[in-house]
Context: one part of a larger RNA
């Protein structure tokens, strides 16, 4: 010095990214127990107090005649520093953020707020069903039949989910355009005949002509998308309020320096002697916003900040000690 332990004055987290490690609570029995709440919980909330042995007494039992066990009580009396005397055994508590929950999950660094849930929504399928696997046979879906089975999203609950169908997409449209193989061939050339014709060989206008596009319409819990710029009120300021441009409509509820705020440690209060954090507001959201959900929320959590109370060698600041290595020596 390292590795595992043991103790420490006085303080008690000052330690540090951050109470990481420790330490500390621990068991049964009684009293008590808040706020919130989906009334089921929160809750072992929190917080108190009791525990050892003697023998006496009292209640039940069981037996059998006073006795036993067990379980239960009351009162005394009595050792120890210390009695769930060792082992063995919850730290509480407030506040916010995320996810409702219980489940899963990166086999050897990630256990979560990721993922999945139960709920809600859309679209597609009338059965030889869509839907998948397969070249096909076939097979799954199903020995099931729309209260069914496939895909997409969203994610208990509760109070709600505003406006836009220009674009993309999907879906409907007996009409028109458009582009396009073909069958039918008007003609024309060459040939053919002494000429002409039919034959024959090439060519060939127009017409015809499916999906798809173009066109017309519906659709956003479908991909998405939700505006600028001058003025204006009896002190200033602000601007309900008027003007103008532009769009397929200019962002409604609620919520906000947020898991989202760049400026920024925004300003304001609480809290601390002292706060780039917390938390509560404000709103001037660079770049929030409603199932790409919006906002809350009891209950849960090896999840992620902050703040108390209890407790200690983290720490002021180190020392002793025990054990096994290193390390010296032989």
């Nucleotide at each position: 010095c390292c590795a595992u332990g043991u103790c420490g004055a006085a303080g008690g987290a000052a330690c540090u990214c951050g109470g990481c490690a420790a330490a500390a609570u621990g068991a049964c029995c009684c009293c008590g127990u808040a706020a919130c709440u989906u009334c089921a919980a929160g809750a072992g909330a929190a917080g108190g107090g009791g525990u050892g042995c003697u023998g006496u007494c009292c209640u039940a039992u069981c037996u059998u005649u006073u006795g036993a066990u067990u379980a239960g009580g009351a009162a005394a009396a009595u050792g120890g520093c210390a009695c769930a005397u060792a082992c063995c055994a919850g730290g509480g508590g407030g506040u916010a953020g995320c996810g409702a929950c219980u489940g899963u999950u990166u086999g050897u660094u990630a256990a979560a707020a990721a993922u999945a849930u139960a709920g809600g929504a859309c679209u597609c399928u009338g059965c030889u069903a869509a839907g998948u696997g397969g070249u096909a046979a076939c097979a799954c879906g199903a020995u099931g039949u729309a209260u069914a089975g496939a895909g997409u999203c969203u994610g208990a609950c509760a109070c709600c989910u505003g406006c836009c169908c220009g674009g993309u997409g999907c879906u409907a449209g007996a009409a028109g355009g458009u582009c396009g193989g073909a069958a039918g061939g008007a003609g024309a050339a060459a040939u053919g005949u002494c000429a002409u014709a039919a034959g024959c060989u090439u060519u060939a206008a127009a017409u015809g002509g499916a999906a798809g596009c173009c066109c017309c319409g519906a659709u956003a819990a479908a991909c998405g998308g939700c505006g600028g710029u001058a003025g204006u009120a009896a002190c200033u300021c602000u601007a309900a309020u008027u003007g103008u441009c532009c769009u397929a409509a200019g962002g409604u509820a609620g919520c906000a320096a947020a898991a989202u705020u760049c400026c920024u440690u925004g300003u304001c209060g609480c809290a601390u002697a002292a706060g780039u954090a917390g938390c509560g507001a404000c709103c001037u959201c660079c770049a929030g916003g409603a199932a790409u959900g919006g906002u809350g929320u009891a209950a849960c959590a090896a999840c992620u900040g902050c703040c108390c109370c209890g407790u200690u060698g983290u720490c002021u600041c180190c020392a002793a000690c025990a054990u096994g290595g290193a390390c010296c020596c032989a």